[in-house]
RNA sequence: UGAGUUGGUCGGGCAGUCGCGCCCCGGAACGCGCUGCGUUGCCGGGGUGAGGAAAGUCCGGACUCCACAGGGCGCGGUGCCGGGUAACACCCGGGCGAGGUAACUCGGGGACAGGGCCACAGAAACAGACCGCCGCCGGUCGCCAGACCGGGCAAGGGUGAAAAGGUGGUGUAAGAGACCACCGGCGCGCCGGGCAACCGACGCGGCCAGGCAACCCCCGCCGGGAGCAAGGCCAAGCAGGGGGGAAGGCCCGCAGGGCCGGGGAGUGGCCCGCUCCCUUCCCUUUGGGGACAACCUCCGGGUAGGCUGCUAGAGGCGCGGGGCAACCCGCGUCCCAGAUAGAUGACUGCCGCUGACAGAAUCCGGCUUAUAGGCCGACUCAAGCU
Numbered sequence: 001u002g003a004g005u006u007g008g009u010c011g012g013g014c015a016g017u018c019g020c021g022c023c024c025c026g027g028a029a030c031g032c033g034c035u036g037c038g039u040u041g042c043c044g045g046g047g048u049g050a051g052g053a054a055a056g057u058c059c060g061g062a063c064u065c066c067a068c069a070g071g072g073c074g075c076g077g078u079g080c081c082g083g084g085u086a087a088c089a090c091c092c093g094g095g096c097g098a099g100g101u102a103a104c105u106c107g108g109g110g111a112c113a114g115g116g117c118c119a120c121a122g123a124a125a126c127a128g129a130c131c132g133c134c135g136c137c138g139g140u141c142g143c144c145a146g147a148c149c150g151g152g153c154a155a156g157g158g159u160g161a162a163a164a165g166g167u168g169g170u171g172u173a174a175g176a177g178a179c180c181a182c183c184g185g186c187g188c189g190c191c192g193g194g195c196a197a198c199c200g201a202c203g204c205g206g207c208c209a210g211g212c213a214a215c216c217c218c219c220g221c222c223g224g225g226a227g228c229a230a231g232g233c234c235a236a237g238c239a240g241g242g243g244g245g246a247a248g249g250c251c252c253g254c255a256g257g258g259c260c261g262g263g264g265a266g267u268g269g270c271c272c273g274c275u276c277c278c279u280u281c282c283c284u285u286u287g288g289g290g291a292c293a294a295c296c297u298c299c300g301g302g303u304a305g306g307c308u309g310c311u312a313g314a315g316g317c318g319c320g321g322g323g324c325a326a327c328c329c330g331c332g333u334c335c336c337a338g339a340u341a342g343a344u345g346a347c348u349g350c351c352g353c354u355g356a357c358a359g360a361a362u363c364c365g366g367c368u369u370a371u372a373g374g375c376c377g378a379c380u381c382a383a384g385c386u
Stems, first nucleotide, its partner, number of pairs: 001382010012351007020049008028040005051357001055368002058366005063227004075223005080094005096107004109218002114216002116212003130157002132153003137150005165183006184208002186205004191200003231308004241299005248260005261279008280290004315334008
């Protein structure tokens, strides 16, 4: 210098004007139990106001309500080992496998418990014979060269993503781990290292018969349900529910009507007057029981609406310490949206220069996805120069 790998961070800045949500202070108005307190579509001042993903709602928790003797089955999730954490499918470190020249990246129980599956091609997808090899054995023919059938074999060819360890030899009719040497793998035993996964050395066994568990399954571990529209409190108007409350008497020609009294509503400021409605039913008397309309009174539930949950937290920053790291501990310091039809915007000037993805709604830890452009590190490879 070029090519690449990996991590962190910012993601417009400053000034002015106008405007919006929330909080605080002062005022004004109103109300009350009035040296005070409370309220507000009001006025003035001050403070504060979206993200690295606020997103997807995919995991894990906090919180709240409901349910819950114990055990088993089932269902769902998860899966190398160790550590971190409130917890996780997350993070860190290690191990093994795969890819890459490398930095680095990706993956993860078990295929010797059992079942199932393996497209196309191919004879065969797990003990298979299509082409092929053989003339040792049996048979038939024979022109005595041999041919055919049975039989033996799996070296070579061919199919396929995958076909029964590799090379050399012995052996044989031909062959073959059939046997031998070396190499590779697997299993067992033992030794050494490591907390462990695992790694390394030695010995033994011809054990060499594939893959898929994101198909069922087996093994270990984990798991009650619903979610802030959770949940709690206050509570109109209209309409419901429940308890309690008072009185009827007399007359007639008794269907009904009248008088006196009682209750209620309307009206007029009151006494009071006027108008309208109710004054009922059953039982044998004093008396007792029941019911209706309107009204009065008390109790209780719910709706609208309001308040709360609600933002100080597994919190941010700085310093010190422990740890390879994730992370943990101590001290100091800071307060950083909290709306409920939902605020965070617009304009101007200068700079940067043509500017991404995108906006809270209970909160937090992750993962994933989207993202113009900029800045800072660490590392690898190649070439050149000193």
The RNA shown here (Bacterial RNase P class A) has 386 nucleotides and comes from a Pseudomonadota bacterium.
It matches the Rfam family "Bacterial RNase P class A". Rfam links the family to the GO terms tRNA processing, dimeric ribonuclease P complex and ribonuclease P activity. The family's RNA type in Rfam is ribozyme.
The organism belongs to Pseudomonadota, within Bacteria.
The RNAcentral record of the sequence draws on ENA.
A source record names the gene rnpB.